Context: one part of a larger RNA
C1' cells in the first nucleotide's frame, strides 16, 4: 500500500427456543428459487463422511451454541439382490514345446478374464442409523432323506445318463403399422370431511381420496415352422431311435398340427393399505379404528419384440438347455413330506462439500425413473410429489 481489494453466480423476514454470548443453531408462520432438476435410485470412485450423545482450540473465507470438523458409543443382517462355488470375449498366463549369449520372447494343451450368455422373490410392515437381507403374508429353485409308486428285473424299449454327436443357445443396421400395459385426466359415478361472521345459495357446492405384487391356473391379439407314420441310409472321426439326407403312404394346404406369446381374466387377497376418525402424549409422536375403490378417455421411448419388412457392408464365443447314443443298471420315473442351503458385497455421498480437479473450488463425471398446465417436444414458462434460499 491498506484496514484497501475480495469474502467464489442477484431472496429473505418475523416470532418463539436454547445459550456466557445469536444476522447465521433449533422450531414455526410468511415469502422465494429448482422441478428431465438443484428431486429419486444405481454403477465407478471415495472409505465411516451414516446414527446417537457430547465438545468448541484448530478445519469453516464473517460469527457459530452448528457442521461433512474433535471426542465417545453404535449402526451395514441374503438359498433368490450383485459377485464366487456357472460359462466364454478381447486379451492375460502359460506343463511339454520352439526360439534366444544370458535376462528372456512365443506358443500347444490348459487356465484365467465382463463390459456379454445362464440362473430361483414378490407385496407390506418396522427404525436413531439395514432392509428383495430382519418381521407379517404368499412363492421359488437345488440337493439329501422318507412314504406312495406307473413301469421295469431273460443282461435289459424300468431309470440314469456323458468330458463324445446333434440341435438350440445366436446376436447386424434401417423402417414402419398393430395388440396391449404402465401413467394421465375427467365425471351429474362411489365414500369421507367441511359450509357462508355482510342479500341470498344444503346445490350440477367446496375439499380430499377413489387402489395391490410375484407365484399358481388357463392359453388370447399376435409371431413362426407344413405336420404324422413307414423304409433307406457310403455324412455328423466310434455308436444313434438323434440330426442331416432320398423315398413312399396320409393328413392339410383361407388350413391342420406343433411351438412361442403381451394383455386381459380367475386365483392370491376372510389379506395388505387406504383419506379420514378416535384415545393418549414427555407435542418427536404412539395406540386403535377404518369409508369408497366405478365408469368414461387418453395413451408412451415399456411389453409383444432377439418379432415382421426391407436392405448390404452380411452383423461374437461358450456354458447352460433338449434329443442321441457310448455306458451305467434293479430297481424305479412322477407324486406327497420332511430336512438342508457355504464365501464376500450390503452403512453413507453420488451431476457433488463426501469423486477427479492443491480448495467446502460457477469446470468435468456412465446408467436408470422423470407427474400436471400449455406445447410436436425431454424446447420454453408455470407448477406437484421432493428439495433448497447456496458460510459474511
Nucleotide at each position: 500500500g491498506a484496514g484497501u481489494a475480495a469474502c467464489g453466480a442477484c431472496a429473505a423476514a418475523c416470532a418463539a427456543g436454547u445459550g456466557a454470548g445469536a444476522a447465521u443453531c433449533u422450531u414455526g408462520u410468511u415469502c422465494a428459487c429448482c422441478g428431465a432438476a438443484a428431486g429419486a435410485c444405481c454403477a465407478a470412485g471415495g472409505u465411516u463422511u451414516c446414527c446417537u450423545g457430547g465438545g468448541g482450540a484448530a478445519g469453516g473465507u464473517u460469527g457459530a451454541u452448528c457442521c461433512g470438523c474433535c471426542c465417545a458409543g453404535g449402526g451395514u443382517u441374503a438359498g433368490g439382490c450383485g459377485g464366487g462355488a456357472c460359462c466364454u470375449a478381447a486379451g492375460g498366463c502359460g506343463a511339454g514345446g520352439c526360439u534366444g549369449a544370458a535376462a528372456a520372447g512365443c506358443g500347444u494343451a490348459g487356465u484365467c478374464g465382463a463390459u456379454g450368455g445362464a440362473c430361483a422373490g414378490c407385496a407390506g410392515g418396522u427404525a436413531g442409523a439395514c432392509a428383495u437381507u430382519c418381521c407379517u403374508g404368499c412363492c421359488c429353485c437345488g440337493c439329501u432323506c422318507u412314504c406312495c409308486g406307473a413301469c421295469g428285473u431273460u443282461a435289459u424299449u424300468a431309470c440314469c445318463g456323458a468330458c463324445g454327436u446333434g440341435g438350440u443357445g445366436a446376436c447386424g443396421c434401417a423402417g414402419g403399422a398393430g395388440g396391449c400395459u404402465a401413467g394421465g385426466u375427467g365425471u351429474a359415478g362411489c365414500c369421507g370431511a367441511c359450509g357462508g361472521a355482510u342479500g341470498g345459495a344444503a346445490g350440477a357446492g367446496u375439499c380430499g381420496g377413489u387402489c395391490c405384487a410375484a407365484g399358481g391356473g388357463a392359453g388370447u391379439a399376435g409371431g413362426c415352422a407344413g405336420g404324422g407314420a413307414a423304409g433307406g441310409c457310403a455324412g455328423g472321426c466310434a455308436a444313434a431311435u438323434c440330426c442331416a439326407c432320398c423315398u413312399u403312404c396320409u393328413c392339410g394346404u383361407u388350413a391342420a398340427u406343433g411351438c412361442u406369446g403381451a394383455g386381459a381374466c380367475c386365483u392370491g387377497a376372510u389379506g395388505g393399505g387406504g383419506a379420514g376418525c378416535u384415545u393418549c402424549u414427555a407435542c418427536g409422536g404412539a395406540a386403535g379404528u377404518g369409508a369408497a375403490g366405478a365408469c368414461a378417455u387418453u395413451g408412451a421411448g415399456g411389453c409383444c419384440a432377439u418379432g415382421c419388412u426391407g436392405c448390404c457392408g452380411a452383423g461374437a464365443a461358450a456354458a447352460g438347455c433338449c434329443a442321441c447314443u457310448a455306458g451305467g443298471g434293479a430297481g424305479g420315473a412322477c407324486g406327497a413330506g420332511a430336512g438342508c442351503g457355504c464365501c464376500c458385497g450390503u452403512a453413507c455421498c453420488c451431476g457433488a462439500a463426501a469423486c477427479c480437479g492443491a480448495c467446502a473450488c460457477a469446470g468435468g463425471u456412465g446408467g436408470u425413473c422423470u407427474g400436471g398446465c400449455u406445447g410436436a417436444g425431454u424446447a420454453g414458462g408455470c407448477u406437484a410429489a421432493g428439495g433448497u434460499g447456496a458460510u459474511u